The prediction has a mean pLDDT of 80. Predicted 3D model of a 540-nucleotide part of an RNA (small-subunit ribosomal RNA, 5' domain) from an uncultured prokaryote.
Context: one part of a larger RNA
RNA sequence: GAACGAACGCUGGCGGCGUGCCUAACACAUGCAAGUCGAGCGAGAAAGUCCUUCGGGGUGAGUAAAGCGGCGCACGGGUGAGUAACACGUGGGUAAUCUACCCUUCGGUCUGGAACAACUUGGGGAAACUCAAGCUAAUUCCGGAUACGGCCACUUGACGGCAGACUCGUGGCAAAAGUGGGGGCCUUCUUCGGAAGCCUCACGCAGAAGAUGAGCCCGCGGCCCAUCAGCUUGUUGGGGGGGUAACGGCCCACCAAGGCUAAGACGGAUAGCUGGUCUGAGAGGAUGAUCAGCCACACUGGAACUGAGACACGGUCCAGACUCCUACGGGAGGCAGCAGUGGGGAAUAUUGCGCAAUGGGGGAAACCCUGACGCAGCAACGCCGUGUGAGUGAUGAAGGCCCUCGGGUCGUAAAGCUCUGUCGGAAGGGAAGAUGGCUUCAAUGGUUAAUACCCAUUGGAGUUGACGGUACCUUCAAAGGAAGCACCGGCUAACUCUGUGCCAGCAGCCGCGGUAAGACAGAGGGUGCAAGCGUUGUUC
Repeated sequence: GAACGAACGCUGGCGGCGUGCCUAACACAUGCAAGUCGAGCGAGAAAGUCCUUCGGGGUGAGUAAAGCGGCGCACGGGUGAGUAACACGUGGGUAAUCUACCCUUCGGUCUGGAACAACUUGGGGAAACUCAAGCUAAUUCCGGAUACGGCCACUUGACGGCAGACUCGUGGCAAAAGUGGGGGCCUUCUUCGGAAGCCUCACGCAGAAGAUGAGCCCGCGGCCCAUCAGCUUGUUGGGGGGGUAACGGCCCACCAAGGCUAAGACGGAUAGCUGGUCUGAGAGGAUGAUCAGCCACACUGGAACUGAGACACGGUCCAGACUCCUACGGGAGGCAGCAGUGGGGAAUAUUGCGCAAUGGGGGAAACCCUGACGCAGCAACGCCGUGUGAGUGAUGAAGGCCCUCGGGUCGUAAAGCUCUGUCGGAAGGGAAGAUGGCUUCAAUGGUUAAUACCCAUUGGAGUUGACGGUACCUUCAAAGGAAGCACCGGCUAACUCUGUGCCAGCAGCCGCGGUAAGACAGAGGGUGCAAGCGUUGUUC
């Protein structure tokens, strides 16, 4: 000199864009943060309101709440405790693997059965909840048939980089009979309303391939201590078995006695890693907040279940510590999600608004959910911009300070006169963000038996904004509301007076202060920065 997630002191006009618990991975009151689908399924209220013969009926409404089932909850969000490791970075391998939703393609959707919730009845319990019996539906569960193609076991042949893909044959293996929209000749049933068959479309189902995501393996790279020198028995290897999606001592029995190490094993200390960030001419050094990628964790420790995917932050079970409820028998909880509280600390914000946009989950869609996100609030915490007026004005006014008493200086500075209107204030107008979404109408194309339906494109109309009556624009009044902080001995730009008298004090280093202090304190003046200026801390 530069920088900072800074703090402290004095001061403080406005705006834009960012940033904001670095400490106790300390404990948490309260609210919200993951639901959705009735176009998978069965059942199904009440308030209110209308009528009434006062018994009830209609509507609310096949709505709400709940249940079975599907998908999601493994994403998004937080934190950095642990980890010196294939955790990360980079480059490869997988002939050792998996991949829901998505895209493409192909094929089928035939025929039976059963259970468990909800519900009803009865019981236990203070509660959390739970037990028994009975009934029932499905895209729930279980059989049978079919198999283009596929998978598994065995088998034939040629190829190949090693168990690989292709090919021949035999055996075995899996479907939701579903839901919704539309059609009208025909068929069946019919309570004459319609239902089913049939045709068609969309979604759903099985297989293959792709894409995406993930698992595993390897080369190389990046901290300190040798006052850590030897470490290791599933240890190192083998053939065999188990297990996994998959290779492997991953696990197991047996066999062998190996394996690592001064190019630092083992042990200890510290630490999430990277893109980057800061500094520096660079080399390098330091660092890893915000943003992005990866990893790890979710009160502490352990375990599995479900699932395409977890050994799962707002799931389950066990143990522990802590907190809470209890009828003392027993139960409930987990903010390192967003706010917020206590505590710790030098120190770090609102228990805000909205799903309008972007993105995500569910749904055919409308739509619902979303503390992700978009915004607003607080803080000079940072960067950037801008203002605090402009011109004129010498009897160089008054006043302060200094003085050699002549004067000098603050100083065109002020006053006065003439103007302007940025910001702030008031009034009026008023966005973009929506070229999107939704509803409806029309046209064209696709599909189809079809001019239905559905899908796509185009055009018209209507509707949809938290921010926000915000940004911005216009007008009005008015110089009015808007400057401080540090320093002035040398380094280092900037000097005198008074007070003090080795005292009080200053100080980054050298050093000042003991009666003429340019170094202390005050004043006048000056210098430097400026809505900031200094100090402290840390890095280069």